[in-house]
């Protein structure tokens, strides 16, 4: 001085990245709830036990009055990124009279998924929204091999994976 196997820094994948805050709008429902009239005649209480209502009249149906809310969406907004961030498996906490089951938030693992979308199937869920898995299609970006021309850079081909890719800085070893 070269090479780049070690680290650290800043970045790029899309105007529908990705998670988050707040607001408005429709849906949710003319439904659950409540109260009233009538029919009904013993259960009602999301699983189990306990308990509680209930022949002073249960559930169920039928008029009538009233009359929701979570959760989910859709436009905007706000902050934090680019394993952003989602899924798994443990564990805690919380929703309860108590267990059990489902949901929510928290940690700690993690050989799963480059992103976003269509399609089908299943689970939640009022929904044909939408979310999560899986499978399958192209689309994108990147990198690798091949090929080819208007040759250092486009193009099409197949293929991998974010522990990637690009730029700089910088450290071992080897020669």
């Nucleotide at each position: 001085a070269a090479u780049g196997u070690u680290g650290a820094u800043a970045g790029a994948g899309g105007u529908u990245g990705c998670a988050u805050u707040g607001a408005a709008u429709a849906u949710c429902a003319g439904u659950a709830g409540u109260u009233u009239a009538g029919u009904g005649g013993a259960g009602a209480u999301g699983g189990u036990u306990g308990g509680u209502c209930u022949g002073u009249g249960a559930a169920a149906c039928u008029g009538g009055a009233u009359g929701a809310a979570a959760g989910g969406a859709u436009u905007u907004u706000u902050u934090g990124c680019c394993g952003a961030a989602g899924g798994g498996u443990a564990u805690u906490u919380u929703u309860u009279a108590a267990c059990a089951g489902a949901a929510a938030a928290a940690u700690a693992c993690u050989a799963c998924u480059g992103g976003g979308g269509g399609u089908a199937u299943a689970a939640u869920g009022a929904a044909u929204a939408a979310u999560u898995a899986u499978a399958u299609c192209a689309c994108u970006g990147u990198c690798a091999u091949u090929g080819a021309a208007u040759u250092u850079u486009u193009c099409a081909a197949u293929g991998g994976a974010g522990c990637g890719c690009u730029a700089u800085c910088u450290g071992a070893a080897g020669g």
The RNA shown here (Lysine riboswitch aptamer) has 175 nucleotides and comes from Psychrilyobacter sp. S5. The model forms 100% of the base pairs in the Rfam consensus. The RNAcentral record of the sequence draws on Rfam. The coordinates come from a structure-prediction model, not an experiment, and the mean pLDDT is 76.